[in-house]
Context: one part of a larger RNA
């Protein structure tokens, strides 16, 4: 020096990203327990007292008297507590070996599909699951206890319904055109022109579904939810007016927030001093209502701020014990 322990004057978080680690609390009984609350809880809240042994009495709990040590829950085992906030209701689940969480799940809510040989899934199929179930059932998607709620937009995309019109495939159809040539005409010939049937290539009109176009509905479907200018008898501001655009211009509630760039916003609280924290304000760069909004008791090895207790975390280090390192063997 490394690792594991123990003790420490005075101070007591001054340490540090952060009380990380350590210390402290710890049992039983009695007393006593706040806000808040879903009336269950919060609660072991917090806080306070008692505890050995002997004698008497007593069924016990215990009561009274006495007595002893530094120390009586005599060692060991054995909750630290409080205040405030964020997130998630909760118990659960998870990255086997760096993440346990505000992530997943969850009861509850909603939409949607499915009438049974169900939808849906696996399989080429047979078949099987769904289910020996039957819409109070089953599948999919979103949300996530509970309370109060969940606004406006259907123009785009999706889905559902509609079927008059437009468009539209294979196929049907075969007008017309091309190739070939028996033959005919011309030519001395080579060859040129015309050209039936057959064979063959091509092929217009016309008839052809769904789909798309089109017409409606639908947002707890995917999603979206404005700009400029002026105006009140101080100023400031604008209930009010004008104008442009849009499918419609963000309602309630919340708001410098797990969201605020400017920003350490401003004011208040807490501190001697506070980029964090709490309460407000609202100028929301860029909250907002089941990609849910806002509250919320209880719960949490969660995250954030503060306090009490306590301490070698520190001021600032010291000593002791054990195992290594080191020397010798």
């Nucleotide at each position: 020096c490394u690792c594991g322990c123990g003790u420490u004057a005075a101070g007591g978080a001054a340490c540090u990203c952060g009380g990380c680690a350590a210390a402290a609390u710890g049992c039983a009984c009695a007393c006593g327990u706040a806000a808040c609350u879903u009336c269950g809880g919060g609660a072991g809240a917090a806080g306070u007292g008692u505890g050995g042994c002997c004698u008497a009495c007593g069924g016990a709990a215990g009561u009274a008297g006495g007595u002893u040590g530094c120390a009586g829950a005599g060692a060991g085992c054995a909750g630290g507590c409080c205040c405030a906030g964020g997130c998630g209701a909760c118990u659960g689940u998870u990255u086997a070996c760096c993440a346990a969480a505000a992530a997943c799940a969850c009861a509850g809510g909603a939409c949607u599909c499915u009438g049974c040989g169900a939808a849906c899934g696996c399989g080429c199929a047979a078949g099987c699951g769904g289910a020996c179930g039957u819409a109070u059932a089953g599948g999919g998607u979103c949300u996530g206890a509970c309370g109060c709620c969940u606004g406006c937009c259907c123009g785009g995309u999706g889905c559902u319904g509609g079927a008059a019109g437009g468009u539209u495939a294979a196929g049907a159809g075969g007008a017309g055109g091309g190739g070939u040539u028996a033959g005919c005409g011309g030519g001395u010939a080579a060859c040129c022109g015309c050209g039936a049937a057959g064979c063959u290539c091509u092929g217009a009109a016309u008839c052809g579904a769904a789909g798309c176009c089109c017409c409606a509905g639908u947002a707890a479907a995917c999603g979206g939810c404005g700009g400029c200018c002026g105006u009140a008898a101080c100023u400031a501001u604008a209930a009010c007016g004008g104008u442009c655009c849009u499918a419609a211009g963000g309602u309630a509630g919340c708001g410098a927030a797990a969201u605020u760039c400017c920003u350490u916003g401003u004011c208040g609280g807490g501190u001697a001093a506070g980029u964090u924290c709490c309460g407000a304000c609202c100028c929301g760069c860029a909250c907002g209502a089941a990609u849910g909004g806002u509250g919320g008791a209880a719960c949490g090895a969660u995250c954030u701020g503060g306090g009490c207790a306590c301490u070698g975390u520190c001021u600032c280090a010291a000593c002791g014990c054990g195992a290594g390192a080191c020397u010798c063997g």
Molecule: large-subunit ribosomal RNA, domain IV
Organism: bioreactor sludge metagenome